[in-house]
RNA sequence: CGAGUUGAUCGCUAGGGUUCCGGCCUCUUCGGAGGCGCUGCGACCGAGAGCGGUCGCCCGUCCGCUCCGGGCGGGUCCACGGCGGGACAAAAGCCCGGGAGAC
Numbered sequence: 001c002g003a004g005u006u007g008a009u010c011g012c013u014a015g016g017g018u019u020c021c022g023g024c025c026u027c028u029u030c031g032g033a034g035g036c037g038c039u040g041c042g043a044c045c046g047a048g049a050g051c052g053g054u055c056g057c058c059c060g061u062c063c064g065c066u067c068c069g070g071g072c073g074g075g076u077c078c079a080c081g082g083c084g085g086g087a088c089a090a091a092a093g094c095c096c097g098g099g100a101g102a103c
Base pairs, nucleotide, nucleotide: 007055008054009053010052011051012050015045016044020042021040022038023036024035025034026033027032056076057075058074059073060072061071062070063069064068078098080101084096085095086094
C1' cells in the first nucleotide's frame, strides 16, 4: 500500500401504537352499535449504534479412529446521525439506514 472477513438467529428490554381483549362515555330492539389511545404486568410490533443465549467464523492448545473430528481457552472491534418516505389496523429506536449529513 492492496485484498478479504468482521455474520446469522432466538429471547428480553428501551420504545411504540390501537386490529383484538379490557376500560371510560353515549345510544340500544339488551343481541349490540358508535366514540375516545386510555393507567392496561392482557395481547401485538420492537433496536446497526441496548442486554443476554445459541450457532457460525478466526486463533491457541490437548486428545483421537489424524481424510477429519472432538474437548478446553481466547477473539468476533468501533459506531454522532436528521428531514422525509414505507409496512402491518396503526405507530415506533421496525424497514429505507453503519443511508443523507457531521466529526

A computed fold for a 103-nucleotide RNA from Prosthecomicrobium pneumaticum, annotated as Guanidine-I riboswitch aptamer. The model forms 100% of the base pairs in the Rfam consensus. The source organism's lineage runs through Bacteria, Pseudomonadota, Hyphomicrobiales, Kaistiaceae and Prosthecomicrobium. The coordinates come from a structure-prediction model, not an experiment, and the mean pLDDT is 83.